RNA sequence: GAUAAGAGCAAACCUGUCGAAAGGCAGGGACGCAAAGUCAUGGGUCUAACGUCAUGCAAGUGUGUGGCUAAGACAGCCAGGCUGCCGAA
Repeated sequence: GAUAAGAGCAAACCUGUCGAAAGGCAGGGACGCAAAGUCAUGGGUCUAACGUCAUGCAAGUGUGUGGCUAAGACAGCCAGGCUGCCGAA
């Protein structure tokens, strides 16, 4: 970064599977993508099991509901790092 060439990836949704969830993985499927390759470093977003606080119920140490919380996620939200295919003017 071109109405070039050859390749590549794969949103929603469906099925299976793992997970508390967000979400991941595999198969199908294509909305899109020139880094939609990769790294959670900064911002952002999502989730809240554990923990913690409040509260209800219960009375052997439990359980329901709500708030907060990332040590869990998202690279197809933005920035940044690393790597990489083709290539006219």
c-di-GMP-I riboswitch aptamer from a soil metagenome, 89 nucleotides, folded computationally. Its mean pLDDT, the model's own confidence on a scale to 100, is 88. The model forms 95% of the base pairs in the Rfam consensus.